c-di-GMP-I riboswitch aptamer, 83 nucleotides, folded computationally.

RNA sequence: GGCUUAAAAUAGCAAACCUUUCGAAAGGAGGGGACGCAAAGCUUCCGGUCUAAGGUGCAUACUAAGAUAGCGGGGUUGCUGAA
Numbered sequence: 001g002g003c004u005u006a007a008a009a010u011a012g013c014a015a016a017c018c019u020u021u022c023g024a025a026a027g028g029a030g031g032g033g034a035c036g037c038a039a040a041g042c043u044u045c046c047g048g049u050c051u052a053a054g055g056u057g058c059a060u061a062c063u064a065a066g067a068u069a070g071c072g073g074g075g076u077u078g079c080u081g082a083a
Base pairs, nucleotide, nucleotide: 004083012037013036017032018031019030020029021028022027035070041076042075043074045073046072047071048068049067050066054063055062056061
């Protein structure tokens, strides 16, 4: 130095819920709040899931170009550190 990795410490993030706001919705953003998190930093490349405005359809419905990185994998950056 690399890989695997226990405990502790420092620092960090922030689920549900409440609230304001944006959005057709899913959901996002700000404030409060902590369930948890060693990548719960960043990234839709792959799979999954959610929504269905628009489009298609007589209609049940179908459809992502929308959303989810706190669903999993991949990529990339990164704190501590016994054995």
It matches the Rfam family "c-di-GMP-I riboswitch aptamer". Gene Ontology term of the family: cyclic-di-GMP binding.
Of the family's consensus pairs, 95% are formed in the model.